[in-house]
Context: one part of a larger RNA
Molecule: large-subunit ribosomal RNA, domain VI
Organism: metagenome
RNA sequence: CGUAAGAGCAUUGAGAGGAGCCUUCCUUAGUACGAGAGGACCGGGAAGGACGCACCGCUGGUGUACCUGUUAUCGUGCCAACGGUAAACGCAGGGUAGCCAAGUGCGGAGCGGAUAACCGCUGAAAGCAUCUAAGUGGGAAGCCCACCUCAAGAUGAUUGCUCUCACAGGGUUAACCUGGUAAGGUCACGGGAAGACCACCCGUUGAUAGGCACUCGGUGGAAGUCCAGCAAUGGAUGAAGCCAAGGUGUACUAUCAGACCGAGGG
Repeated sequence: CGUAAGAGCAUUGAGAGGAGCCUUCCUUAGUACGAGAGGACCGGGAAGGACGCACCGCUGGUGUACCUGUUAUCGUGCCAACGGUAAACGCAGGGUAGCCAAGUGCGGAGCGGAUAACCGCUGAAAGCAUCUAAGUGGGAAGCCCACCUCAAGAUGAUUGCUCUCACAGGGUUAACCUGGUAAGGUCACGGGAAGACCACCCGUUGAUAGGCACUCGGUGGAAGUCCAGCAAUGGAUGAAGCCAAGGUGUACUAUCAGACCGAGGG
């Protein structure tokens, strides 16, 4: 910009993409077959590999400052307690959310269709024969459908429901132009398991973010004081103190103030 007014929310599916895999074991059955050795079709059941999608309850990884320990050195006057630096965490032990696999769940189903090679039935041309010439059946991991995803710019522009509508000025009063609006939308503001930007989604009429409270969870027993010990240190107060992204709640703070676009009777 189009989809013959302007919007919001649903919707069909032309078409496109993805998936489609394989192995072993048990059974049928040591049956059919075969002198024996050997050893099935068809059908039923069970494990597994690789691949794919999703997820984080479990097992774990990461988790750059969440907790703790610790060396050197500098600083806060000193002790104690802390902070800085040690190559972009000094080193070390753990670790929430998120992300992830080595973890977990699921998938490749069809007693649908048309076919290929091939196998047939009936059957002439050609009194026979012949699957083919008329007619007709079976038949594949392949094709179409079915399964998952996208999808009306499918310009052949689908369909349904709902919302807004008898404004103003200009104009040969008519196409049209301009302006302010409606429904609605955009910007702005607060954000997001959405994201390069854009887009998408949520919030202002509220739990959107921060703060605060409680809590899950992590670390692992704070400082101060007291006690024991000459002391290093240990014990008590006390599962303590501290805590990121998690959960629940709470309007304290910021969502203020606003601006713009957007139909005119199709």